[in-house]
This record gives sequence, structure tokens and C1' cells, in this order.
RNA sequence: CGCUCAUCCAGAGGGACAGAGGGAACGGCCCGUUGAAGUCCCGGCAACCAGUCCGCCGACCGCGAGGUAACGGUGGGGACGGUGCCAAUUCCGUCUCACGGCGAAACGCGCCGUGGGGAAGAUGAGGA
Repeated sequence: CGCUCAUCCAGAGGGACAGAGGGAACGGCCCGUUGAAGUCCCGGCAACCAGUCCGCCGACCGCGAGGUAACGGUGGGGACGGUGCCAAUUCCGUCUCACGGCGAAACGCGCCGUGGGGAAGAUGAGGA
């Protein structure tokens, strides 16, 4: 940076300094002087990247039983390194589609609910 791909219903907080905000925007609803943002210290979660261990498949070798240094895929373990994260599903909604309910029947419309798909955002790995 109007770029690409993946993921986002799981998980994980104490202290010091500081002193009024914070949860991206908007609406809602929350969090906050029993201390917000921010900075620092320590701790933790997770497993995206790198590396690593075990298995399976491919691959390769072997006439064969079988084997394995490298390579690709896949399942599992682990957590030293690079990031990230540690209120609430990304807190909920926002646009659209389907279905159901209600508004006196139908179409339409509105509201509510459930589900699908988007948008936006966040994080990672890339790209320009």
C1' cells in the first nucleotide's frame, strides 16, 4: 500500500510508574479512581514462521524380504528462536440472502430471532 493467502465461538495476568480514559469507526452494551491509555519488569497462552522429534504416504534404493542421506505431502509431540496475544465470539450489530415469528389475510414494508455469505478490522506469512 483499496496487493495475495491463512486464521479469528479455544487459551493465557501479576507488580512498578502514571493519573482519565478504554473496548478500530458508528450504534448498542460494557470495562475504568477497588485505577483507563501508555511505559517498564516478571509471568503465562498459543503454535503463524524458522528449527526440531516420532509416525504414515509419496519419492528414491533394492530381484526380493526390506531400507532411507536428501526432497514433497500429511498426522501427532515439543516450545530454544522470530512475531503475536493474555475482559466479554473480532463484546454484539452495521451490507446482503434464506427461513421462522409478530405487526388483523396476501404482496410489499417494518421489527425480532436463527442460519449462510460479505464488508471492515486484527494477527501471521508473503508480494510490490